Description
RNAcentral holds the full RNA, with entries from SILVA. Small-subunit ribosomal RNA, central domain from Allium sativum, 342 nucleotides, folded computationally. Lineage of the source: Eukaryota > Viridiplantae > Liliopsida > Asparagales > Allium.
Context: one part of a larger RNA
Order: sequence, then structure tokens, then C1' cells
RNA sequence: CUGGGCAUAAAAGGCACGUAGGCGGUGAAUCGGGUUGAAAGUGAAAGUCGCCAAAUAAUGGCGGAAUGCUCUCGAAAUCAAUUCACUUGAGUGAGACAGAGGUGAGUGGAAUUUUGUGUGUAGAUGUGAAGUCCGUAGAUCUACGAAGGAACGCCAAAAGAUUGCAGCUCUCUGGGUCCCUACCGACGCUGGGAUGCGAAAGCAUGGGGAGAAAACAGGAUUAACUACCUUAGUAGUCCAUUCCAUGAAUAAUGAGUGUUCACCUUUAGUCUACGCGGAUCAGGGGUCCAUCUAACGCGUGAAAUACUCUGCCCAGGGAGUACGGUUGCAAGAUCAAAACUU
Repeated sequence: CUGGGCAUAAAAGGCACGUAGGCGGUGAAUCGGGUUGAAAGUGAAAGUCGCCAAAUAAUGGCGGAAUGCUCUCGAAAUCAAUUCACUUGAGUGAGACAGAGGUGAGUGGAAUUUUGUGUGUAGAUGUGAAGUCCGUAGAUCUACGAAGGAACGCCAAAAGAUUGCAGCUCUCUGGGUCCCUACCGACGCUGGGAUGCGAAAGCAUGGGGAGAAAACAGGAUUAACUACCUUAGUAGUCCAUUCCAUGAAUAAUGAGUGUUCACCUUUAGUCUACGCGGAUCAGGGGUCCAUCUAACGCGUGAAAUACUCUGCCCAGGGAGUACGGUUGCAAGAUCAAAACUU
């Protein structure tokens, strides 16, 4: 380079936004850049191919090709360009609707813990069984107070680009669906680099610290245990501000558009019925025909079918490592080999 692929075999970027680029609705007109037809010129010689010389080689003669380039005259389906229209793609508006979508405040009850006071007496805790541990300096249990931190039972369906999102009320705010038609008139899709978001852990500064809990310590278990069990327990977990940029970041399935047998269930609408229902949209689940698939399975939310754009893969190890670059306070992250070996 060609080719075949990417749910599970190697391979979909963690997710978005969007620049360059690529691709892109309908009907006209113009143009003739790409494209295409014809003609002319040129394409030295050698070489090469064909024929001829009694002809295998060498030699000689004749001819062709050399897919190209230049110029002239056309063609107008298609691509590009320019102009004018269109509405079905995209968007805007009116009217409804659902939602743990996000931000910042306020506030609530249950429970654990600590603590105060009362009551009350010898155990309590924990386990497979124990022991460490707590308790006559009055524990556990129990009643009424107080403090403080963290998390929000049922309802439960949902919404969000991913991560993720839940007590209740308010503030500011993003997106979505339906429905009529009014407006706009291709304004679209994808997207290298760039930019933003991005669990947990970890880092920095300052707060906070109830519970549970890496590390550490004790007790058990065991032949032994740096473990499982247990008693304690610090960082961190929480908040504010800033980094980090990873994950089995998974649906192991990139984004978008069109086309495709049936059935069940469910959320938000609209229309019609009004007794159940029926029709139609946009979603969430479950069966399944055809197709596809190595099989498992997928199956209108495709892994079917057709197209557009991007990312990635090419035997196992060495290795997501070394070197070097970029980045970070650091931990690290990112781009990313080879020798050698099977």
C1' cells in the first nucleotide's frame, strides 16, 4: 500500500463540544474548472514488440506500441462554481406536560455515638468456641434532656452527554416530549488537532470529625501466618478552594441517517371512545419471524439491510515496559519502540 475486521477471539477513543477536513435534500437556469468525444502536433536515438532477409543467435531493413503531454473544436447526464426558487432535513415561535437534570441557601425526623441527671445491680461485650477489651471509681439495661457529624426508609416509575443523580422547601438555571400550525429556508451529519466535563483513591491549604475504617497495635485461630474472626484505632471518608485525568470509565456494542414479520408490558403526551378499549408519537423493559453470526446469541433501542464520517486492530511474550518528548507539587499520566525469545 492492498485487504479483512473491531459485543464475547487482536481491535470503539471515558464523554461531550466544535476548528480544519470529509460527506451531504428538491426543482430550474448559467458556466464549462474536473469529466468526456473527435482531430492535429509531439513523444530523438538506443532499447522493447512484430514482420522480412534460407534466419537459432548476432547483424541489417520496415512497421507498431510507448496507456503521456500540448493545442483546437465540441457535449452537458454527473461533480464543482454562480444565480433564482422550494419544503420534507435542521432550527425558531405559540399552547400543554413529565422528571432524584444542575447550582446555592434554609430546614426535618429516625438511628448510631458522646455527654448530663434519675432509676438500678453485677455483670456486659464479642465468638464456631474464646480471649484481649468495658464494669462496684457503678457498666450493660432503662427514662428524660443536651451536643455533634454523616446518611436520607416507603413512594419508584424517572430524568441526564459520560462520570454520576434521592429527606423536605425555596432561589437561579440547562435539556427533553407532545400538539397544532405560523415563521425560516439546507442553516445539516461527522470530526484529526484544540477546548471543556470526567467515579474512587491520592496530593495541597484551611475547617470538620458521629459512624464505619487502609496503616499500626493487641487477642484468637494455626505446625506457622505479615490473613480470614475479634478488641481497639490513625490517615482518609465530610465541607470550602485548587490539582490529578485514571477505572471491568462495560451494553466489554463509536456517532448519524433511511428501510424492514408479529406479540406482551410500561412512562410522558395527543386524538377517539367512554365499559373494556382503539389509533398515533417519543422513550424504558420482555418474547420472537426473516436476516446475520464460528457459536452463544442479536433481532425496529440490530450484532439485519444501505450509506456518511471518525477511532482502532494485524501471532504469544518482551511491554503498555525502556529511551526521549509533553504534563503534574508529587504519586503518576500520556505519546511509545527494539534486541531477544516461543